[in-house]
RNA sequence: UGGCGGCGUGCUUAACACAUGCAAGUCGAACGAAACACCUUAUUUGAUUUUCUUCGGAACUGAGGAUUUGGUGAUUGAGUGGCGGACGGGUGAGUAACGCGUGGGUAACCUACCCUGUACAGGGGGAUAACAGUCAGAAAUGACUGCUAAUACCGCAUAAGACCACAGCACCGCAUGGUGCAGGGGUAAAAACUCCGGUGGUACAGGAUGGACCCGCGUCUGAUUAGCUGGUUGGUGAGGUAACGGCUCACCAAGGCGACGAUCAGUAGCCGGCUUGAGAGAGUGAACGGCCACAUUGGGACUGAGACACGGCCCAAACUCCUACGGGAGGCAGCAGUGGGGAAUAUUGCACAAUGGGGGAAACCCUGAUGCAGCGACGCCGCGUGAGUGAAGAAGUAUCUCGGUAUGUAAAGCUCUAUCAGCAGGGAAGAAAAUGACGGUACCUGACUAAGAAGCCCCGGCUAACUACGUGCCAGCAGCCGCGGUAAUACGUAGGGGGCGAGCGUUAUCCGGAAUCAUUGGGCGUAAAGAGGGAGCAGGCGGCCGCAAGGGUCUGUGGUGAAAGACCGAAGCUAAACUUCGGUAAGCCAUGGAAACCGGGCGGCUAGAGUGCGGAAGAGGAUCGUGGAAUUCCAUGUGUAGCGGUGAAAUGCGUAGAUAUAUGGAGGAACACCAGUGGCGAAGGCGACGGUCUGGGCCGCAACUGACGCUCAUUCCCGAAAGCGUGGGGAGCAAAUAGGAUUAGAUACCCUAGUAGUCCACGCCGUAAACGAUGGUCACUAAGUGUCGGGGGUCAAACCCCGGUGCUGCAGUCAACGCAAUAAGUGACCCGCCUGAGUAGUACGUUCGCAAGAAUGAAACUCAAAGGAAUUGACGGGGGCCCGCACAAGCGGUGGAGCAUGUGGUUUAAUUCGAAGCAACGCGAAGAACCUUACCAGGUCUUGACAUCGAUCUAAAAGGGAUGGAGACAUCCUCAUAGCUAUAGAGAAGACAGGUGGUGCAUGGUUGUCGUCAGCUCGUGUCGUGAGAUGUUGGGUUAAGUCCCGCAACGAGCGCAACCCCUGUCGCCAGUUACCAUCAUUGAGUUGGGGACUCUGGCGAGACUGCCUCUGCAAGGAGGAGGAAGGCGGGGAUGACGUCAAAUCAUCAUGCCCCUUAUGACCUGGGCCACACACGUGCUACAAUGGACGGGACAGAGGGAAGCGAAGGCGCGAGCCGGAGCGGACCCCAGAAACCCGUUCCCAGUUCGGACUGCAGUCUGCAACUCGACUGCACGAAGCCGGAAUCGCUAGUAAUCGCGGAUCAGCAUGCCGCGGUGAAUACGUUCUCGGGCCUUGUACACACCGCCCGUCACACCAUGAGAGUUGGCAACACCCGAAGCCGGCGGCCCAACCCGCAAGGGAGGGAGCUGUCUAAGGUGGGGCUGAUGAUUGGGGUGAAGUCGUAACAAGGUA
Repeated sequence: UGGCGGCGUGCUUAACACAUGCAAGUCGAACGAAACACCUUAUUUGAUUUUCUUCGGAACUGAGGAUUUGGUGAUUGAGUGGCGGACGGGUGAGUAACGCGUGGGUAACCUACCCUGUACAGGGGGAUAACAGUCAGAAAUGACUGCUAAUACCGCAUAAGACCACAGCACCGCAUGGUGCAGGGGUAAAAACUCCGGUGGUACAGGAUGGACCCGCGUCUGAUUAGCUGGUUGGUGAGGUAACGGCUCACCAAGGCGACGAUCAGUAGCCGGCUUGAGAGAGUGAACGGCCACAUUGGGACUGAGACACGGCCCAAACUCCUACGGGAGGCAGCAGUGGGGAAUAUUGCACAAUGGGGGAAACCCUGAUGCAGCGACGCCGCGUGAGUGAAGAAGUAUCUCGGUAUGUAAAGCUCUAUCAGCAGGGAAGAAAAUGACGGUACCUGACUAAGAAGCCCCGGCUAACUACGUGCCAGCAGCCGCGGUAAUACGUAGGGGGCGAGCGUUAUCCGGAAUCAUUGGGCGUAAAGAGGGAGCAGGCGGCCGCAAGGGUCUGUGGUGAAAGACCGAAGCUAAACUUCGGUAAGCCAUGGAAACCGGGCGGCUAGAGUGCGGAAGAGGAUCGUGGAAUUCCAUGUGUAGCGGUGAAAUGCGUAGAUAUAUGGAGGAACACCAGUGGCGAAGGCGACGGUCUGGGCCGCAACUGACGCUCAUUCCCGAAAGCGUGGGGAGCAAAUAGGAUUAGAUACCCUAGUAGUCCACGCCGUAAACGAUGGUCACUAAGUGUCGGGGGUCAAACCCCGGUGCUGCAGUCAACGCAAUAAGUGACCCGCCUGAGUAGUACGUUCGCAAGAAUGAAACUCAAAGGAAUUGACGGGGGCCCGCACAAGCGGUGGAGCAUGUGGUUUAAUUCGAAGCAACGCGAAGAACCUUACCAGGUCUUGACAUCGAUCUAAAAGGGAUGGAGACAUCCUCAUAGCUAUAGAGAAGACAGGUGGUGCAUGGUUGUCGUCAGCUCGUGUCGUGAGAUGUUGGGUUAAGUCCCGCAACGAGCGCAACCCCUGUCGCCAGUUACCAUCAUUGAGUUGGGGACUCUGGCGAGACUGCCUCUGCAAGGAGGAGGAAGGCGGGGAUGACGUCAAAUCAUCAUGCCCCUUAUGACCUGGGCCACACACGUGCUACAAUGGACGGGACAGAGGGAAGCGAAGGCGCGAGCCGGAGCGGACCCCAGAAACCCGUUCCCAGUUCGGACUGCAGUCUGCAACUCGACUGCACGAAGCCGGAAUCGCUAGUAAUCGCGGAUCAGCAUGCCGCGGUGAAUACGUUCUCGGGCCUUGUACACACCGCCCGUCACACCAUGAGAGUUGGCAACACCCGAAGCCGGCGGCCCAACCCGCAAGGGAGGGAGCUGUCUAAGGUGGGGCUGAUGAUUGGGGUGAAGUCGUAACAAGGUA
C1' cells in the first nucleotide's frame, strides 16, 4: 500500500496465571430399587350420557383424577457390575542418557480386546451399594441401624492341557541351557443373558498386535574441570520382578572407571527430515511422521493386561477460590477464550455428513480426534485491474541554448471484449439403503456496465535506471566505498527513468560466496605460525622373500533401510501450487567368494640400524697443576711541576713530590700473535700450556647381530646473560650512586670517581633477535669453484671416493625478496605451531619458584584496518659526482643620520581596494590639488549618467546671457521671420539598464616562481604476475639528456643549441639635412665641389676546433699560428613537462549569488597626504681622491605641433617679453657632467652637510589652505662612515658622472633608457644557500612545515581487584520426617472356609501401633556461579589542552 481465488500455515517470549463453556464415556441383551409414559388389575372419586320419575329423586353410563396389581418401553438419571478413562489431543521443562538413530540379542520376558485350535462351564454359600431411618456438619461429606440383586464376592467338585518340586531316556545348542517322550505326587477354573439367530464366560496351545530388558556402533562445548567411585567392582546365598541384573539385602574379596578424556560444569529433547552448498559439509529440528520425557512443584503407591496415570487417588509445598473460621475446593503444556510477557501469532464458530476411536448384540450414544467454516498477503501457486485504433504529437507538467525537447499512442475520441467482482437462473461429486456441517458452495448459463480493482522500492560505483530546484559539513543519507562546507546525477522535493508487482522495501537469523579451520581443500625464512636443545615411554609410521589364515579391503546374494519428503515416470482437480500411483539407496546386519595391498601369525634374508677390528683430526666435557705479557697496588731509587681528561672544559690527582722512569714485590682476572665464512659440540657454547678421566663424529675392512628402525603428546635432562641464597675472592671493568660539564631543562649522551655484580664452590632461576627468525628422519633432482678430515692414486702432482663447511648458479619453486644437493625443489612419515589488529602475553584460576618471576592463558570493549615484499617519488644533522657571485678572494653598499617613497600599526566620518617569505612593501600607480576616485559627509535623481525596444507628443540641440542655489539643478531671454524632418528631442507603463558589490577555492586570459635549471616524455620491442623498469643507467666529455663509446634496446617528440635582433671587423651599393682628404671659398662644411674618410642603411663576407703540435679509441681537451674576433666572441629576445587551489572577478571577459527610490547615478566639500611608533626601498651626506669661484674640453640615445621654442631684450634668479626655425641626420630642447687648468679653504660640526623655519617671489592650473614644483635672501638640525646582521657585482662589469624619455596642465630622489671615466679579486669547493645526476635508508606520500611516543589534565565506556553485602545451583553431614510400599506386632474388630449341636475356637483378614526406606523442611561447613560495593588498578575512545621529543634518515647517542 492492498482486487479475487486455490492449497498450506499461524505464541519462536512466561513449562506465566487462568474466568466461562466444552474436550470420555458407554452398556437396561450383567443387576436391584425407583421415576415417567402406555397398557392392564383392583379400589375410590365422579364430569357426562341415557332411561324412568311422584320432578323430591332412582337406576344406567362411566371421561378424567387419586390409590393400586401385573406388564410393556429404542424413556430418565443415580447406584452395583463390565469394558474404556494407559488411546486419541497438548507441550519440550527436564534429559549428554541405551534418551535417540541404526543393526542385532532374549535359551532372561509379558501381552486385555482380536484370530485359530483343543478342552470345559457341576453344585453351593455369605454379603453389599442403591433404598429407608437416625445422627454430625455452613459446606464438602461422613457415621450408625435396617433391607436387597447380579456376568460383584467366596468355598467345593472336575483337570485334557498348564504350573510346581522329584527323578529317567533320547536329541540339540556359543555358555547358563533347550526340546521331546515316559513316571508318580501336589496346585488352580468358569457366568450368565437372549428377540433362540446368537452373544458372553473358564483353562491351555499357537498366531497377530503392543510392550519390557540387554548389546555393537554413532550422537555438542569446556582440561583455566585430572583424577572419580562405598552398593562402589566382583563373588556366594537369599529376596524381589513379567523377566536378567547390586535391582535389594547378608557375608566375602578389593576392586571398577579415566588422557581413546573419567568426574565436574555449560548447553540441548533425538530422528525421518528442512535450509543452503557443485560436492564434502555447515546450520537447524516449525508444520507432517517415528521415539522419548512431562502434565502447578516434589514424593508415593493403588487399581489394572497395560500407569506409578494431563481432564484418577494419597501426602508435602507454593498459589487461587469458598467458609458459619471448625474446615473444604482447584490444576487449559486438550479446543476456543482472558490477563500477562512480547517486535510478534487467530473464533469463547458449525458438524459428527465423511475418516477414525470408545462402549454396545444392535439401534445408537460419546468424540474441540477429525471434517469444515471464520480471522491474518504469513508462505506457495494462479488470475485480473482491459484490448484495438488514435498526431492537432492537444492541454497540463518538467526542462530549455526560448528554437525546442520529454511525459507520449500515453490521454481524449472511435470500435470491441467481459476473466475477476456485482445481478439473475440452474446446480453437483464427496454416500455402499437412509443420512451433507461444508453449502445454494464448486461448477454451468444468461443479461448488464470499461465500469469496482496499483502500489512499493530504487536511479554515485558495486547495480538496471538523470535532470531541475531547495539546502549549504546544516538538515540529512549510508549495505561497503563514501556523499553534504553555494553550481550535490549520493540529502529533500518535482519531472523523467529502472526494477518487482498485490505486493514492495526494511530488520533479524541461517547457509553460500569463505580454499577465512583447508577430509575433498590452507599454511609456518621475511605476512599469524618451528617448541632454546636433546633423550625417550605410550601412540603414529615402517626393508626383502616365502607359507597358511582372511581382521581391514574388493565382490555376488539375502535382510533391513517405516510412511511422508527428495528425484524420475505417470495420473487427478480447467492449468499450476496441491494431491494420488509406480520406480529409485548410502549405511548396518547375515551369508558365499577373491587374496594383490594393509594388518595379525609362522619361517627365512641382509641393502636399513647396530657391534667388532685398524687409523687419523678436533677451542667437545670434567678435574688437578704450570706459564708469560698487561692493568692496578705496595716499597725503594731518579726526577720536578704539573698530570689527567675533553669538541672545549671542569670535577679529580700532585710541592706531604704526582705524572714520567727504574728495580723488587703482592694480587686477581683474561689468555695477544697463531686465527682462517678454520675446527668441535644436540643446543647453550668452547681458545695459553701439561697431566688424568671421559663423550661423540669421520675414514678403511666386511668378522658378527638380523629390522633391533624413524618420530614422539605427557615425562626426564641440559640450557647465554642478568638475577637469587650460603661461603669465599675482588686486579681491571662497572648498573646504582656522587661530583664536573653540556643544555631552556639534562634524573641522559661526555668526563672524574665508584658499590653490587663480573671470578670460585654448592644450590636455585629456565628465560633471550636461545636466529639460518628455516623441527626431525629417509630418498631423489644440472653444473662450477674454494676449504677442513680421511682413503685410493702418484716419485711428487693431476685425478677419483666418503664425510663436513662456504660461494656462484640451472631446472624447479616463491606474493616478491630470494632458496637452489647444507632447498625455501620433488615425494614419504612423525611431532610442534597459526587463523584480522588493539586490548594482551594482560586479568582471573592453576602449577613451579626463596624472591624476581616463569609456564598455561582469556573476555568485555574499540577499529577497518594491522602486516609482508617490491615500485615510483619526496626527504635525511646518508654517501659519491657536478654546477651557480653559493661560499671564499675582492670592490661598493644597506642596517646608525636627515629627507623622499611604500608597508604595517594606530587614528579617523573616511583615511577606498588589492599585493604578504624568497616570488608583498619607489608593487597595481608611466605621475591622488578638482577630475582621477572606487572612500566619507551633505544635497539630489529613479527606465535612470550609458544600450535596445516603445504607444503618444513635440521641433529641437549646441552656443551666448540672466536669476535662485554650494553646485547638481530649476526658470527665463537671445540666436530665431534661422533650419524643416534624413533625423533629433520629450515621454506614461514596462521589458530592462547599472554595480570598482561577493566568490581568483567556480573560470578564461594574463603574470610571477623554481629556472635559461637540463631536464620532461612517447612509439615499438624486451624484462617483470604487477606497480613499473629498460631506453634516460654505465665510462668519458660538455654551458647543456652537448657529443662519443658501450649496452635489450631501436627510434622519436617537447626542451638545449642553431635559425631572429643589437654590437664588434671588412667588402659592395647608395650619398642628404650627414661627412670633408684633395681644389676653390667663408666668421663658420658657410658655399661650389667631391664620393675618398667618418657616418647613415641596405646587401654580403667572416669563426668551423677549419689549420699545426701534444693527448685521447672517439667525443673532446691543452697549447700555438693566423685573425677585428677563438673555442657559446659580448648582449638581448626566446622560459620544456610541471609545482605553488601562487597573483589578479579593481585592466578585460565570465558562471553563480546579491542590490534595484539603491550596493545604481549626479554634485559640492573632505579623504586617499593623518602620526607615540616599526620595517622595506632609495636620495643626500658625514668631506681635502673634497667644497667654493673663474676659465677650458669631449658624448650617446631620445623628444617636439593644444608641441619644442632660437636669436635679441628684461629680471640676482625661478622666469617674463619675443617670436625666427622645425612634424626634424636640416630647427629647437641642449649648457653634458665627472674631467683639465688656475685661485681659495686647512681638518673644524667647518667655506663639510643641507633638514627645518621665516620673508619675498616665479610658473602651471577654474582653483596651489588642507595638498604642487621652482627661485632669491635669511635661518643652518642630525650627521665625523654606522651593533647584531645583511645586499649587489667576475669586465667595459662594479664604482662613479651626467643626459634623455614615458606618464604629465603642473609635479621624479621612482621607473625605463643613453653614453663618459673606469677598477680590484677568484687559492679553491671544507663550510652556508639553491640546483642537477647516481646510489642508500625510510614507519614519509597533504611527501620532514612529514610521521609519531609517553606522562599529566578533562569527559565517557567496558573491565580486573576490593572490607564486604545479597541471590542462584548441585552435592555432602546431621536433625526432623508426611503419604505410601515392605517387614513386625496386632490385647481391638470381622459374614463366606474348617472344627463344633451351640457357645465358642481356628485359619485368614482388618483397624491400630511400630521399624527400615523416604519427599518437603531445619541446621552446618565447604564448592561452583551471578548481581552489587566506598575505594583502587590498568585499558579503550574522544575537540585545535599541557610537558617534553623516545621511534621512523646514521632520527641527530644505530